[in-house]
RNA sequence: GCUGGAGUAGCUCAGCUGGUAGAGCAGCGGUUUUGUAAACCGCAGGUCGUCGGUUCAAUCCCGACCUCCAGCU
Numbered sequence: 001g002c003u004g005g006a007g008u009a010g011c012u013c014a015g016c017u018g019g020u021a022g023a024g025c026a027g028c029g030g031u032u033u034u035g036u037a038a039a040c041c042g043c044a045g046g047u048c049g050u051c052g053g054u055u056c057a058a059u060c061c062c063g064a065c066c067u068c069c070a071g072c073u
Stems, first nucleotide, its partner, number of pairs: 001072007010025004019056001027043005049065005
């Protein structure tokens, strides 16, 4: 330098052909217990890597860039 893959909640990851993003664990509150843990119920937490473009509408499509991984030279 070229090619491919990944980037979404604190962490691990979903998100079906474009229609206002979810799960598990972790956190907080409650029920239960003499108490803790466990169990159950609930709550909060996200400018979807960045910037532009297409569209009525973009995590999703297009372009450039950034970071990481793998391969080629």
Molecule: transfer RNA
Organism: Candidatus Omnitrophota bacterium